[in-house]
RNA sequence: UUUCAGGGCGUGGUGAAAGUCCACACCGGUGGUGAACGCUUCAGGCGAAAGUCCACGAGCCGCAAGGCCGAACUGGUGAGAUUCCAGUACCGACGGUAUAGUCCGGAUGAAAGAAA
Numbered sequence: 001u002u003u004c005a006g007g008g009c010g011u012g013g014u015g016a017a018a019g020u021c022c023a024c025a026c027c028g029g030u031g032g033u034g035a036a037c038g039c040u041u042c043a044g045g046c047g048a049a050a051g052u053c054c055a056c057g058a059g060c061c062g063c064a065a066g067g068c069c070g071a072a073c074u075g076g077u078g079a080g081a082u083u084c085c086a087g088u089a090c091c092g093a094c095g096g097u098a099u100a101g102u103c104c105g106g107a108u109g110a111a112a113g114a115a116a
Base pairs, nucleotide, nucleotide: 001116002115003114004113010024011023012022013021025102026101027092028091029056030055031054032053037047038046039045040044051090052089059068060067061066072088073087074086075085076084094105095104096103
């Protein structure tokens, strides 16, 4: 410098009206750590592996400096796991609209970062 860089409402109920409420459903950005697993020359190395651990981005407030910013336990295996296995939970910006993680909008935007 160039390119890339977010997924998800289906069925039923109530109602004048709900993808917003209720029951069940569905989704999980980026880097780090990390014992599944895979590859290997078996020393070791490499790839890959967390929504709730550590950070970051996004988002919100402010003229600015700057500030704010979600959520996990229990049991099992083991030398070692908040990462594996099992179970049960929980979380999700702003504006709009019947109250929104899933619809519409700012956004053909910005960006952690990845690749060349």
About this RNA:
A computed fold for a 116-nucleotide RNA from a bovine gut metagenome, annotated as FMN riboswitch aptamer (RFN element). The model forms 100% of the base pairs in the Rfam consensus. Model confidence (mean pLDDT): 79 of 100.